This is a predicted complex of two RNAs, RNase P RNA and transfer RNA, with 401 nucleotides together.
The coordinates come from a structure-prediction model, not an experiment, and the mean pLDDT is 77.
[in-house]
RNA sequence: GGAGGGCGGAUAGUCGCUCUGGGCGCGCAAGUGUCCGGGGAGGAAAGUCCAGACUCCACAGGGCAGGAUGCCCGGCGCAAGCCGGGGCGGCCGAGUUUGUCUUGGCCGACGGACAGUGCAACAGAAAGCAAACCGCCUCGACACAAGUCGGGGUAAGGGUGAAACGGCAGGGUAAGAGCCUACCGCCCCGGCAGCAAUGCCGGGGGCACGGCAAACCCCAUCCGGAGCAAGACCAAAUAGGCGGCUAUGACGUGGCCCGCGUCGCCGCGGGUAUCGGUCGCAUCAGAUAAAUGACUAUCAAGAACAGAAUCUGGCUUACGGCCCUCC
RNA sequence: CGGGGUAUAGCACAGUCCGGUAGUGUACCUGGUUUGGGACCAGGGGGUCCUAGGUUCGAAUCCUAGUGCCCCGA
Numbered sequence: 001g002g003a004g005g006g007c008g009g010a011u012a013g014u015c016g017c018u019c020u021g022g023g024c025g026c027g028c029a030a031g032u033g034u035c036c037g038g039g040g041a042g043g044a045a046a047g048u049c050c051a052g053a054c055u056c057c058a059c060a061g062g063g064c065a066g067g068a069u070g071c072c073c074g075g076c077g078c079a080a081g082c083c084g085g086g087g088c089g090g091c092c093g094a095g096u097u098u099g100u101c102u103u104g105g106c107c108g109a110c111g112g113a114c115a116g117u118g119c120a121a122c123a124g125a126a127a128g129c130a131a132a133c134c135g136c137c138u139c140g141a142c143a144c145a146a147g148u149c150g151g152g153g154u155a156a157g158g159g160u161g162a163a164a165c166g167g168c169a170g171g172g173u174a175a176g177a178g179c180c181u182a183c184c185g186c187c188c189c190g191g192c193a194g195c196a197a198u199g200c201c202g203g204g205g206g207c208a209c210g211g212c213a214a215a216c217c218c219c220a221u222c223c224g225g226a227g228c229a230a231g232a233c234c235a236a237a238u239a240g241g242c243g244g245c246u247a248u249g250a251c252g253u254g255g256c257c258c259g260c261g262u263c264g265c266c267g268c269g270g271g272u273a274u275c276g277g278u279c280g281c282a283u284c285a286g287a288u289a290a291a292u293g294a295c296u297a298u299c300a301a302g303a304a305c306a307g308a309a310u311c312u313g314g315c316u317u318a319c320g321g322c323c324c325u326c327c
Numbered sequence: 328c329g330g331g332g333u334a335u336a337g338c339a340c341a342g343u344c345c346g347g348u349a350g351u352g353u354a355c356c357u358g359g360u361u362u363g364g365g366a367c368c369a370g371g372g373g374g375u376c377c378u379a380g381g382u383u384c385g386a387a388u389c390c391u392a393g394u395g396c397c398c399c400g401a
Base pairs, nucleotide, nucleotide: 001327002326003325004324005323006322007321009299010298011297012296013295014294015293017040018039019038020037021036022035023034024033025032026031042305046316047315049314050313051312052311053310054227055226056225057224061258062257063256064255066223067222068221069220070219071086072085073084074083075082076081087110088108089107090106091105092104093103094102095101111218112217116216117215118212119211133158134157135154136153137152138151139150140149141148142147166184167183169181170180171179185207186205187204188203189202190201191200192199193198231279232278233277234276241268242267243266244265245264249263250262251261252260253259328400329399330398331397332396333395334394337353338352339351340350347384355371356370357369358368359367377393378392379391380390381389
């Protein structure tokens, strides 16, 4: 330095805040006073990024659109996700018989680019079933020559670019070229090992098949929508009036269509109540303007990010300092 | 508490879907025109595309995380 895990002030005393059990006093009751007890923020309570519980809409049903996830195997979990092992790729280190070998650590949004469509500015001759600017070779014309002009061949070399259509060595050739050969890479076929991802071996192909899917898209799996200001109950009110649409209709189902449900719905105007109340709301935190604080002593000293608001499981982000394990 | 949108020059906005030199109006500066000013004409300057990381040859644009501001819901 990297990876993983844990702690994230403790104890005692005094005063105070909040919730609550019991006893006693006052009060018709709500409540209030006092005494003895008990509980009282976090690893992230945060961001609201996922998923679930719960509630309403059909007991959420069909299709489209849209979205999420993405190597393989196993385990936990309702799910999201997490954990363990393996494979492949990349980076760093060590070893070394220098072979794309062995080994250790870390990282990876790691399905598919022969299903299709698309993109690649500038530079450059040529940028996607390639291409001749310089160079190289050759032929012709002109010329004493140097060379100039024109035709053809050539992707080995130079130059441009993020990327130039296999790499490298030898042969070959007028010069060159998988044109030929060996090795490596790639593709196809077969066999073996493995549950699989994948790996190894053998044969064939002369290369046809580069990149981008955090471009559209394809494949596989999954997802109905809205959210506690959901929603329920209590109190009060929903009177009469005008206008519009009315069964092929209106409203609801909060992307659309079907389907389903209701039978009236919408607007104007009028009226009642009101920063309405209770529940939802918590298995020893828990309210509704919302509590968890202050001081003293000791621990050598000192202290980060930050504070519940329906609940739960994850992810991500912020965080001074201390401890443990591995490299 | 829950949900949604937005951030680009001093100000108001476009460009983001479908990646390829960052633009328009106004403001500012200089010159012209005018007796002078305004208006008008011509020219010019000014950008961490909110921040950080990633994908890509290349990011204002795509992805992830964070920050600020605005709006809505009883």